A computed fold for a 489-nucleotide part of an RNA from an uncultured prokaryote, annotated as small-subunit ribosomal RNA, 5' domain. Its Rfam family is "Bacterial small subunit ribosomal RNA". Its family is annotated with ribosome and structural constituent of ribosome in the Gene Ontology. The coordinates come from a structure-prediction model, not an experiment, and the mean pLDDT is 86.
Context: one part of a larger RNA
RNA sequence: AAACGAACGUUGGCGGCGUGCUUAACACAUGCAAGUCGAGGGAGACGGAGGACUUCGGUCCUCCCGAAACCGGCGCACGGGUGAGUAACACGUGGGUACGUGCCCUGGGGUCCGGGAUAACUCUCCGAAAGGAGGGCUAAUACCGGAUACGCUUCUUCGGGAGGAAAGCGUUAGCGCCCCUGGAUCGGCCCGCGGCCCAUUAGGUAGUUGGUGUGGGUAAUGGCCUACCAAGUCAAAGAUGGAUAGCUGGUCUGAGAGGAUGAUCAGCCACACUGGGACUGAGACACGGCCCAGACUCCUACGGGAGGCAGCAGUGGGGAAUAUUGCGCAAUGGAGGCAACUCUGACGCAGCAACGCCGCGUGGGUGAUGAAGGUCCUAGGAUCGUAAAGCCCUGUUGGGAGGGAAGAAAUUUGACGGUACCUCCAAAGAAAGCACCGGCUAACUCCGUGCCAGCAGCCGCGGUAAUACGGAGGGUGCAAACGUUGUUC
Numbered sequence: 001a002a003a004c005g006a007a008c009g010u011u012g013g014c015g016g017c018g019u020g021c022u023u024a025a026c027a028c029a030u031g032c033a034a035g036u037c038g039a040g041g042g043a044g045a046c047g048g049a050g051g052a053c054u055u056c057g058g059u060c061c062u063c064c065c066g067a068a069a070c071c072g073g074c075g076c077a078c079g080g081g082u083g084a085g086u087a088a089c090a091c092g093u094g095g096g097u098a099c100g101u102g103c104c105c106u107g108g109g110g111u112c113c114g115g116g117a118u119a120a121c122u123c124u125c126c127g128a129a130a131g132g133a134g135g136g137c138u139a140a141u142a143c144c145g146g147a148u149a150c151g152c153u154u155c156u157u158c159g160g161g162a163g164g165a166a167a168g169c170g171u172u173a174g175c176g177c178c179c180c181u182g183g184a185u186c187g188g189c190c191c192g193c194g195g196c197c198c199a200u201u202a203g204g205u206a207g208u209u210g211g212u213g214u215g216g217g218u219a220a221u222g223g224c225c226u227a228c229c230a231a232g233u234c235a236a237a238g239a240u241g242g243a244u245a246g247c248u249g250g251u252c253u254g255a256g257a258g259g260a261u262g263a264u265c266a267g268c269c270a271c272a273c274u275g276g277g278a279c280u281g282a283g284a285c286a287c288g289g290c291c292c293a294g295a296c297u298c299c300u301a302c303g304g305g306a307g308g309c310a311g312c313a314g315u316g317g318g319g320a321a322u323a324u325u326g327c328g329c330a331a332u333g334g335a336g337g338c339a340a341c342u343c344u345g346a347c348g349c350a351g352c353a354a355c356g357c358c359g360c361g362u363g364g365g366u367g368a369u370g371a372a373g374g375u376c377c378u379a380g381g382a383u384c385g386u387a388a389a390g391c392c393c394u395g396u397u398g399g400g401a402g403g404g405a406a407g408a409a410a411u412u413u414g415a416c417g418g419u420a421c422c423u424c425c426a427a428a429g430a431a432a433g434c435a436c437c438g439g440c441u442a443a444c445u446c447c448g449u450g451c452c453a454g455c456a457g458c459c460g461c462g463g464u465a466a467u468a469c470g471g472a473g474g475g476u477g478c479a480a481a482c483g484u485u486g487u488u489c
Stems, first nucleotide, its partner, number of pairs: 002488003006485005013360006019353002021318001026316003030313003035074003040071002047064007081271003091194007099187002104183002107180005112146004121136006152163004168175002197242002203234003208231005215225002246268004250261004273294005296307004324350001326349003332346001333344004363393004373384004397430001399425005407416001433478005438459003444473005454461002
C1' cells in the first nucleotide's frame, strides 16, 4: 500500500445494491414459524327456513349451511437455525457395490367373497390440575380371515412343492388401491489419494488381529454381535496420547510461488437444555415427536404435573460491538387437495445502522475601490483573494402540485406502493468536515510555555526566539467522510 461481518473519536445531505451477536451451544416473558384433505369415514354445535306441541320459559321433527373435536390418508426426515462436538472415510477428489428408495415415469397383470372391533358420541366414576378408569352404540380408503396370482419369495431329488395382495370414492370429467418389472432421483456402505500443531507424547492394542458351510443381526459387506480356534496387528514414512479445529467451492493478499482465512451465497457433515434409548415410518434414532435419568424454570389442593427460541421478531445477561415483538402470500418455491383453496417468520418486501461498495449534490458565470476584517511585516507592503459583496443564470438532491407503472403466465389476483418514474412550480435558498504541516512525508509563520505542561509509528522534540508542546493565521491531503485501534497478507 491492500483488505475487514469491525469497533472507537470528530463530523454527517441524498440515492442504489449489499451486509449486520465474531462474545455466553448463556437463560428466556409474549406472539407467530406445519399443516392439509368432506372426492376415505361416522357424527353434527351455532345459525337460517318450514312444521307440530306448549305451562309461552321453551321442546320436538324435516330441510339448508356446515364450525370445533374424532377415526383415517399424506406431510411433519423438506424448508429454517447453529458450529458445541468431530483430526474422522467428517470433508475434497477419483473409483467400487454386497444394498435400499414414499411421491414421479415406462411396461405387464389384477381390484373376488366375507368378518370382528374401536374413537368420536352417551352414561357412571376418580383427580386441584395435567389427565385417567369402566359400561354402552357406530363407520371407513382403519384392522383381520378366505379365494386367485405366470411373473415375486422360498425349498428342491430340477419333476415339482410351499408361501404371499387389493379399496373404494365421485355433480361420471376423473381420482385412487394391489402385485410384478425397468427407470429416474435421493441415499446406505467400502476403498486409493489429499489437507493442522506437539517427540518436552515412543511404544499402543484382548473383540485387540485373523480364521471357521458356529450362530445371530442388517436393506446390505463386515468382530457389527456371539461361540470356538490361532496369536496376531499398528508404529520413527510418527502409532498411541495431548492441544487446536466443522470441511469444501471460495475469500483476502501477492507479479507469481506462497501465506492467511472459511462471515454473507452454494455443497457436504454434525448438533437441537445435558446424557442415554428405542417407537412409527420409504426415509429419523427425529429442532417446534415419545420414554428414562440429570440440571434449571414454572404451576400445585403437596398427592402430582408442565417446559426447552442454535426458527422469525423480541427480553435479560455477557461484550468494544451487531437491527423491527413490521407488511404480504402479489411473485418464486414447498406441504396437502381432482380442484377451488388452505397453510408457509421459507421467501418477497418494508423499518433501523455511513457497516461496506458505487453514484450524485452542497451551485455556475461574471466581478479589483484588489473593500472591510484577520494574520504577518524590514511599516514600504504581503497574504487570505475572484475569495466575498454586487450583477446575470441553472434547478441535481430536498420542498409543493398533478399524473403514475413494469413486476401477472391467465378474463380474476400487487405486500412493496400512490413507491420508482414523468410533467409543472417557487427558490441559491436547506446540505463540509476530518487529519496532518521536524525527517521518513505533500504542507510555515507568529504568540504562549520554558526538560514544565505536553508530543511521539521510528528517529526523537521541550532547560527563553520550539516550523516537533498549546493557540492563531496560512497551507497540504482526503472528502460524506476523515482519523485511531485491532487483525491478515